[in-house]
Context: one part of a larger RNA
RNA sequence: CCGCGGAGAAGGAACUAGGCAAAUUAAUGCUGUAACUUCGGGAUAAAGCAUACCGCAGCGAUGCGGUCACAGUAAAAUGGUUCAACCAACUGUUUAGCAAAAACACAGGGCCCUGCCAAUUCGAAAGAAGAAGUAUAGAGCCUGAUACCUGCCCGGUGCCGGAAGGUUAAGGAAGCUUGUCAGGAGUAAUCCAAAGCUUGCGACUGAAGCCCCGGUAAACGGCGGCCGUAACUAUAACGGUCCUAAGGUAGCGAAAUUCCUUGUCGGGUAAGUUCCGACCUGCACGAAUGGUCUAAUGAGUUGAACACUGUCUCCUCCGCGAGCCCG
Numbered sequence: 001c002c003g004c005g006g007a008g009a010a011g012g013a014a015c016u017a018g019g020c021a022a023a024u025u026a027a028u029g030c031u032g033u034a035a036c037u038u039c040g041g042g043a044u045a046a047a048g049c050a051u052a053c054c055g056c057a058g059c060g061a062u063g064c065g066g067u068c069a070c071a072g073u074a075a076a077a078u079g080g081u082u083c084a085a086c087c088a089a090c091u092g093u094u095u096a097g098c099a100a101a102a103a104c105a106c107a108g109g110g111c112c113c114u115g116c117c118a119a120u121u122c123g124a125a126a127g128a129a130g131a132a133g134u135a136u137a138g139a140g141c142c143u144g145a146u147a148c149c150u151g152c153c154c155g156g157u158g159c160c161g162g163a164a165g166g167u168u169a170a171g172g173a174a175g176c177u178u179g180u181c182a183g184g185a186g187u188a189a190u191c192c193a194a195a196g197c198u199u200g201c202g203a204c205u206g207a208a209g210c211c212c213c214g215g216u217a218a219a220c221g222g223c224g225g226c227c228g229u230a231a232c233u234a235u236a237a238c239g240g241u242c243c244u245a246a247g248g249u250a251g252c253g254a255a256a257u258u259c260c261u262u263g264u265c266g267g268g269u270a271a272g273u274u275c276c277g278a279c280c281u282g283c284a285c286g287a288a289u290g291g292u293c294u295a296a297u298g299a300g301u302u303g304a305a306c307a308c309u310g311u312c313u314c315c316u317c318c319g320c321g322a323g324c325c326c327g
Stems, first nucleotide, its partner, number of pairs: 002321007010313002014311001019308001027051005036041001038145001052067006068072001080306007087298002092104002108143004113138002120129003147292003151223003156220002158216005165211003171205002175201002179197002183192003224242005251285001252282001263279005
């Protein structure tokens, strides 16, 4: 000097990113127990008291009397507590080996597909899962207990329905056409040229799809700007105008979302960029990509308080074990 363990005057979080670590608490019996609440809980809430041994009585629980100590759950094992907010309802699951969470799952809710040789999935196929099931079933997607709710937009994309019209493939095809060629003409070069075969074109015919017409947002998604106006001022219930498919409803809001920002006001502190309650000017909340509240739960995140302490003021001592030095 390091590790582990123990003790500490006065103070008691002044430490620190943060009470990290440590300390406190602790067992059993009795008394007693708040807000809130889904009436189950919260709750071992909190807060307080008792506890050994001996004698007597009693079946016993226990009662009465006595004894000792600073101390009787005498050691060990053995909850610190409370208040407030956020997130997730909950028990559960997860990155074997840096993340346990607010992530995943969940019960509950919704949409959509599927009538059975089901849809969907694996497999060139046979076949199999679905299922020895049958719409109170099975598959896919989203949301995520309960409570109160879930607004407007179908213009775009998707899906569903429709079939009048437009467009449209292979295929079919009247006709036209290239080459060749029987035959014919010509002294010859060469020219004409039927049928067939062959080359290319082709009116017309020709499905779904697309265009088109509707529906659909718990489908993917989206949910405005400028100007003026009230008898103080300020503000604008009101009016005008432009654009849009429609211009954000309820609720919440400097928020796990707020840049400006340590916004402003209030609370808590002697002092508070955090925290809590409000306000609304929402850079850039918002309704199953769910919105808002919520008892209970949480090795979750944040703030506060009591108790407690070597975390600290400020370090000291003891024990054990290393290291180091000497031999």
Notes:
This is a predicted structure of a 327-nucleotide part of an RNA (large-subunit ribosomal RNA, domain IV) from Taibaiella sp. The prediction has a mean pLDDT of 87. Lineage of the source: Bacteria > Pseudomonadati > Chitinophagales > Chitinophagaceae > Taibaiella.